Predicted 3D model of a 72-nucleotide RNA (transfer RNA) from Saccharimonadales bacterium (SeqCode). The prediction has a mean pLDDT of 84. The sequence is in RNAcentral, with records from ENA and MGnify. RNAcentral records the identical sequence in 8 taxa. Rfam family: tRNA. Rfam classes the family as a transfer RNA.
[in-house]
């Protein structure tokens, strides 16, 4: 330098055009003599950035940034 894949909640990951979810973690409550476990409720994300297409974009397209791998 060229190519492929990825970037979404604190973490690990879903969601392949119709106003973003799960698990774990965190907070509160219940339970307990007290923890743990268990149960209930809750908070938490301008979806890497900027443009474009579309009635509508996390999703499609372009450029850039970051990471992994392959080729040279």
């Nucleotide at each position: 330098g060229g190519g492929u894949c990825g970037g979404u909640a604190g973490u690990u990951c879903a969601c392949c055009g119709g106003u973003a979810g799960a698990a774990c973690g965190c907070u509160u409550c219940a339970c307990u003599g007290a923890u743990a476990a268990u149960g209930a409720a809750g908070a938490a994300g301008u979806a890497g950035a900027u443009g474009g297409u579309c009635c509508g974009a996390u999703u499609c397209c372009a450029u850039c940034c970051c990471g992994a791998c392959c080729c040279a």
The source organism's lineage runs through Bacteria, Bacteria candidate phyla, Candidatus Saccharimonadota, Candidatus Saccharimonadia and Saccharimonadales (SeqCode).